Context: one part of a larger RNA
RNA sequence: GAACGAACGCUGGCGGCACGUUUUAAGCAUGCAAGUCGAACGGUAGGAUAGUGCUUGCACUAUUUGAGAGUGGCGAACGGGUGAGUAACACGUAGAUGAUCUGCCUUGAAGUUGGGGAUAGCCCAUAGAAAUAUGGGGUAAUACCGAAUAAUAUCUUCAUUGAUAAGUGAUGCUGAGGAAAGGGGCUUCGGCCUCGCCGGGGGAUGAGUCUGCGUAUGAUUAGCUAGUUGGUGUGGUAAAGGCGCACCAAGGCGACGAUCAUUAGCCGGCCUGAGAGGGUGACCGGCCACAUUGGGACUGAGACACGGCCCAGACUCCUACGGGAGGCAGCAGCUAAGAAUCUUCCGCAAUGGGCGAAAGCCUGACGGAGCGACGCCGCGUGGGUGAAGAAGGCGGAGACGUUGUAAAACCCUUUUCUCGCAGAAGAAUAAGUUUCAGAGGUAAUGCUGGAGCGAUGACGUUAUGCGAGGAAUAAGCACCGGCCAAUUACGUGCCAGCAGCCGCGGUAACACGUGAGGUGCGAGCGUUGUUC
Numbered sequence: 001g002a003a004c005g006a007a008c009g010c011u012g013g014c015g016g017c018a019c020g021u022u023u024u025a026a027g028c029a030u031g032c033a034a035g036u037c038g039a040a041c042g043g044u045a046g047g048a049u050a051g052u053g054c055u056u057g058c059a060c061u062a063u064u065u066g067a068g069a070g071u072g073g074c075g076a077a078c079g080g081g082u083g084a085g086u087a088a089c090a091c092g093u094a095g096a097u098g099a100u101c102u103g104c105c106u107u108g109a110a111g112u113u114g115g116g117g118a119u120a121g122c123c124c125a126u127a128g129a130a131a132u133a134u135g136g137g138g139u140a141a142u143a144c145c146g147a148a149u150a151a152u153a154u155c156u157u158c159a160u161u162g163a164u165a166a167g168u169g170a171u172g173c174u175g176a177g178g179a180a181a182g183g184g185g186c187u188u189c190g191g192c193c194u195c196g197c198c199g200g201g202g203g204a205u206g207a208g209u210c211u212g213c214g215u216a217u218g219a220u221u222a223g224c225u226a227g228u229u230g231g232u233g234u235g236g237u238a239a240a241g242g243c244g245c246a247c248c249a250a251g252g253c254g255a256c257g258a259u260c261a262u263u264a265g266c267c268g269g270c271c272u273g274a275g276a277g278g279g280u281g282a283c284c285g286g287c288c289a290c291a292u293u294g295g296g297a298c299u300g301a302g303a304c305a306c307g308g309c310c311c312a313g314a315c316u317c318c319u320a321c322g323g324g325a326g327g328c329a330g331c332a333g334c335u336a337a338g339a340a341u342c343u344u345c346c347g348c349a350a351u352g353g354g355c356g357a358a359a360g361c362c363u364g365a366c367g368g369a370g371c372g373a374c375g376c377c378g379c380g381u382g383g384g385u386g387a388a389g390a391a392g393g394c395g396g397a398g399a400c401g402u403u404g405u406a407a408a409a410c411c412c413u414u415u416u417c418u419c420g421c422a423g424a425a426g427a428a429u430a431a432g433u434u435u436c437a438g439a440g441g442u443a444a445u446g447c448u449g450g451a452g453c454g455a456u457g458a459c460g461u462u463a464u465g466c467g468a469g470g471a472a473u474a475a476g477c478a479c480c481g482g483c484c485a486a487u488u489a490c491g492u493g494c495c496a497g498c499a500g501c502c503g504c505g506g507u508a509a510c511a512c513g514u515g516a517g518g519u520g521c522g523a524g525c526g527u528u529g530u531u532c
Stems, first nucleotide, its partner, number of pairs: 001532004006528005013379005019372002021337001026335003030332003035074003040071002046065009081290003090215008100207002105203003111197002113147001115145002122137006154176002158172005182195005216262003223253003228250008265287004269280004292313005315326004343369001345368003351365001352363004382412004392403004417469006426459001432453007476521005481502003487516005497504002
């Protein structure tokens, strides 16, 4: 000199864009943060309309509508948070997978035949303070279970043949062998359209695994290792492999630093520097790990699963003492800790995500507003004229000097400010409707493409513009001995104090304190801390 997720002191007008618990991976009151689908299913309470009965405000029937709860599907493995652990194939980079999986999506073929038995909800009853649990009856499905059919899936026998370093591939034959679910719309009742469903091939996306190289410190850590290193076999996995097991061999790593200890998430980047380097890993993006502590599996395409389950520990809460409930390192917010870090706000209008055919619902992701000079950038706090060089202050023996064109005064302007009025863009390819064309179909609905109409704004009293008013609403902080730009007076008297270094102060202090003046920066200025 530059930088900062900063803090502290004094001061503080506005706007834009960013950022805001670096400490205790400490504990948490309250609310919200993951639901959705009635076009998978049975269908209830309730409402509306009509009819009937009469007890005149109730019952029954029909049509229609229909919350909550339940079965079922998809999602909940994303999105959001944190950096405790990890010195490791964790990350970075370059490869391998002839050792693998992949829901939704996409592409092009094929199929969707025909049956069965249950069980929630519901009704009845029981136990319990509650959480919840139990028995009986009875019901549906795209829930569950058989049957039929199917190949270039898969497995197997044999044969032929090609390639590779190798484990193998391809073709033919024999045998084994596994599927499915319906819903909605239209109909001339034949069927058609559409969304699904089943098995398989290709793609895309995502993921798993393996390998080369690279990525802290310490030798005052020198030896480490028995599933340890390799083989055979077997099991296991989506998949290679001591991944597990049985047997056999005795290996494997290490001064090119093993092992041990300490520290640490890694990177793109960021800061600094002419560069080489050094430092760092806040925000944003990629990867990893974690979700009160430890362990475990279940479900699933995907988890060993933050707002799922089970067990154990600590802690907190409820209890009728028998037993139960909980997990903010999600968004706000609270307590504690600390030098120190915000609102228990608005909205799904936009972008994105989940579900749904769609309308739509959900979304503390996100979009916004609020608080904080915490940072960067921009603007303003007025402009011109103005010498009686006013008054006052300070200095000087005095003359006078200085503050100083500074003020006053006069003439202007209105960025800002206050009030009033107008007013973009963020909103479109929505749904729907009208119409035209096309492929298929007997036709209709539907599908594809084009055109017209077409609702929706949290921010928001938005940005911005126009009008009115009036210099009106707006300047401080540090320093002045040298380094280093800027000096005098008084007070103090090695005291009080200053200080980054040199050093000032013991009676004329340019160095302490105050005033005046000056210098520097300016809505900031200084100090402290850290890095280069």
Small-subunit ribosomal RNA, 5' domain from an uncultured prokaryote, 532 nucleotides, folded computationally. The full RNA is in RNAcentral, with records from ENA.